[in-house]
RNA sequence: GACGGGCCACCGCCUAAUCGUGCCCUGCGCACGAGCCGGGGACCCAUGAAGUUGGGGUGAAGCUGCGGCGCACGCCGUGGCCGGGCGCGCUUCCCGCCCGAAUCCGUCAGCUAACCCGGUCGGCGGCCCAUCGGAAGAAAGG
Numbered sequence: 001g002a003c004g005g006g007c008c009a010c011c012g013c014c015u016a017a018u019c020g021u022g023c024c025c026u027g028c029g030c031a032c033g034a035g036c037c038g039g040g041g042a043c044c045c046a047u048g049a050a051g052u053u054g055g056g057g058u059g060a061a062g063c064u065g066c067g068g069c070g071c072a073c074g075c076c077g078u079g080g081c082c083g084g085g086c087g088c089g090c091u092u093c094c095c096g097c098c099c100g101a102a103u104c105c106g107u108c109a110g111c112u113a114a115c116c117c118g119g120u121c122g123g124c125g126g127c128c129c130a131u132c133g134g135a136a137g138a139a140a141g142g
Stems, first nucleotide, its partner, number of pairs: 010126005018034006024027001035120006045110001054108001055105004062081008082100006090137005
């Protein structure tokens, strides 16, 4: 000096998943609180029938043409429509790069004030100062 691995710090991304206090078995532990998020739950409104072709929730993660596998449910490939994220404060447009999973309830739930019950995980990228996609606008600061 290079390569590989481990740990820590910092910056950033998806997600509601962050912050504070206390405790002791010091584990990304437990408890409480704030913030954020989700569910149940009246009148009114909606539905006017439904009920194994069960039904419903979280989430962007849906609807379909064609072809193939397959008893079917579905699965794979390839297109269309549609939905979501990022490009280092915000909005719109352009451009570029990606995602369209998974899982829970258990025969049951429309909306829903009061009220009631929960969650606050996990997964990634960058990194010694170079690089910060472009245009317009607003705001903030000075």
The RNA shown here (c-di-AMP riboswitch aptamer (ydaO/yuaA leader)) has 142 nucleotides and comes from Mangrovihabitans endophyticus.
It matches the Rfam family "c-di-AMP riboswitch aptamer (ydaO/yuaA leader)". Rfam's curators write: This family represents a conserved RNA structure found upstream of the ydaO and yuaA genes in Bacillus subtilis and related genes in other bacteria.
The organism belongs to Mangrovihabitans, within Bacteria.
The prediction has a mean pLDDT of 77.